[in-house]
Predicted 3D model of a 525-nucleotide part of an RNA (small-subunit ribosomal RNA, 5' domain) from a sludge metagenome.

Context: one part of a larger RNA
RNA sequence: GGAUGAACGUUGGCUGUGUGCCUAAGGUAUGCAAGUCGGACGAUCCCUUUGAAUUACUUGAGACUUCGGUUGAUUGUUUUUCUUUUUGGGAUAGUGGCAAACGGGUGAGUAACAUGUGGAUUAUCUGCCCUGAAGACGGGAAUAGCUCAUCGAAAGAUGGGGUAAUACUCGAUAGCCUUACAUUCUUUUAGUUUGUAAGUAAAGCUUUUGCGCUUCAGGAGGAGUCCGCAUCCUAUCAGCUUGUUGGUGAGGUAAUGGCUCACCAAGGCUAAGACGGGUAGCUGGCGUGAGAGCGCGGUCAGCCACCAUGGAACUGAGACACGGUCCAUACUCCUACGGGAGGCAGCAAUUAGGAAUCUUGCGCAAUGGGGGCAACCCUGACGCAGCGACACAGUGUGGAGGAGGAAGGUCUUCGGAUUGUAAACUCCUUUUAUGAGGGAAGAAUAGAUGACGGUACCUCAUGAAUAAGCACCUGCUAACUACGUGCCAGAAGCAUCGGUGAUGCGUAGGGUGCGAACGUUAUCC
Numbered sequence: 001g002g003a004u005g006a007a008c009g010u011u012g013g014c015u016g017u018g019u020g021c022c023u024a025a026g027g028u029a030u031g032c033a034a035g036u037c038g039g040a041c042g043a044u045c046c047c048u049u050u051g052a053a054u055u056a057c058u059u060g061a062g063a064c065u066u067c068g069g070u071u072g073a074u075u076g077u078u079u080u081u082c083u084u085u086u087u088g089g090g091a092u093a094g095u096g097g098c099a100a101a102c103g104g105g106u107g108a109g110u111a112a113c114a115u116g117u118g119g120a121u122u123a124u125c126u127g128c129c130c131u132g133a134a135g136a137c138g139g140g141a142a143u144a145g146c147u148c149a150u151c152g153a154a155a156g157a158u159g160g161g162g163u164a165a166u167a168c169u170c171g172a173u174a175g176c177c178u179u180a181c182a183u184u185c186u187u188u189u190a191g192u193u194u195g196u197a198a199g200u201a202a203a204g205c206u207u208u209u210g211c212g213c214u215u216c217a218g219g220a221g222g223a224g225u226c227c228g229c230a231u232c233c234u235a236u237c238a239g240c241u242u243g244u245u246g247g248u249g250a251g252g253u254a255a256u257g258g259c260u261c262a263c264c265a266a267g268g269c270u271a272a273g274a275c276g277g278g279u280a281g282c283u284g285g286c287g288u289g290a291g292a293g294c295g296c297g298g299u300c301a302g303c304c305a306c307c308a309u310g311g312a313a314c315u316g317a318g319a320c321a322c323g324g325u326c327c328a329u330a331c332u333c334c335u336a337c338g339g340g341a342g343g344c345a346g347c348a349a350u351u352a353g354g355a356a357u358c359u360u361g362c363g364c365a366a367u368g369g370g371g372g373c374a375a376c377c378c379u380g381a382c383g384c385a386g387c388g389a390c391a392c393a394g395u396g397u398g399g400a401g402g403a404g405g406a407a408g409g410u411c412u413u414c415g416g417a418u419u420g421u422a423a424a425c426u427c428c429u430u431u432u433a434u435g436a437g438g439g440a441a442g443a444a445u446a447g448a449u450g451a452c453g454g455u456a457c458c459u460c461a462u463g464a465a466u467a468a469g470c471a472c473c474u475g476c477u478a479a480c481u482a483c484g485u486g487c488c489a490g491a492a493g494c495a496u497c498g499g500u501g502a503u504g505c506g507u508a509g510g511g512u513g514c515g516a517a518c519g520u521u522a523u524c525c
Base pairs, nucleotide, nucleotide: 001525002524003523004522006521007520008519009518010517013395014394015393016392017391018390019388020387021353026351027350028349030348031347032346035098036097037096040095041094043092044091045090046089047088051082052081053080056077057076062071063070064069104307105306106305107304115230116229117228118227119226120225121224124223125222126221129219130218131217132216133215134214135213137171138170139169140168146161147160148159149158150157151156177199178198179197180196181195182194185191204211205210232278233277234276239269240268241267244266245265246264247263248262249261250260251259281303282302283301284300285296286295287294288293308329309328310327311326312325331342332341333340334339359385361384362383363382367381368379369378370377371376398428399427400426401425408419409418410417411416433462434461435460436459437458438457442452469514470513471512472511473510474495475494476493480509481508482507483506484505490497491496
């Protein structure tokens, strides 16, 4: 000199773009952050349309008549009811499907095939999506919801009855599928060709541009595993290792393998640093530097690991699963003391810690994601707004003229010098500010749809009006005098300064530097 996720002191006009718990991976009140589908299913409830019955009134054909009336088809209004009349729609919990493994946060652990880079997979898996081939026939038994009963403070649980499905299940059919055996070719294997035997599928809903279902083959994207090389400090850590190293066989896995087990052998690693200890997420990158290098890994992006601590599996294409389950532990809460509930390293917020780090905001309008044929619903991802000079960039605090060089201040050799064209004063302008009027793009469209936002921007009006500080002035280092103080009070990055004329302390005038900032501290080059 440059830099920072900075902090502190003094000061502080505006706008834009970024950015904001580096400490306690400490504890958390409250709200929200993952749902959706009635075009898979049976119920329950509500509204609506049609119908039937019914209550009250009304109309009054016809018949009877003692001519007073009686009876009453039928018309209209109205009350109530019906589910085995009928149309359409909505809501709720449940069964079922898909999603919840993404998206979000954090960096505790990890010195490791974790990451980076380049390979291998004849050792593998892959829901949704795309392409191609073939298929979807016939049955069955349950169960939730519901209802009845019981237990419990609650969380919840138990039993009886009966019901549906794209839930479950049996049979049929089937090969380029699976398994076994045989066989052919190949870069040794589980690859490839052919044959025989055995075995295994399916689901409907809608009337629309239909959506799904089953099997097989291929693709895309994704994932697993293995290997070469690279990856901090320490020898005041020198020996380490018994599933350890290898083999055979078996088990296990989607898959190789001591991954696990039985048996056999005695190996394997190490001064090119094993083992131990310390520290640390890795990278693209960022800072600095002429470069080589050195330091760092916050925001953004890729990968990894974790989601109170430790362990485990279930479901599933995918998890050993942040807002799933089970067990243990610590902590917090509820309790009728018998027993239960919980996990902000999601977004806000709160408390604690700390030098220190924001709103319990608006919206799904855009982009993206989940579900749905769709309409649409959900989305603290995201888009926005709010707060903070935290950073960077831009812009303003006026411009021109103006000497009686005013007054005041300071110094003075008392003549004057300086502050100083600075001010006053005259003319001008209106960025900004305030007020008024107009007013977007972002929307993809035939139309409708904008949180931001009456925002950005444009026009007019008012009036210099609303807007300057901070550090320094002995040398390094740009900038000097007076007074006060008297080795005191104090200053200081280094050299040092101060003991009566201090350009070094304090104040004032003046000056120098930077400027909405300026200094200080910390850290890196």

The full RNA is in RNAcentral, with records from SILVA.
Rfam family: Bacterial small subunit ribosomal RNA. Gene Ontology terms of the family: ribosome and structural constituent of ribosome.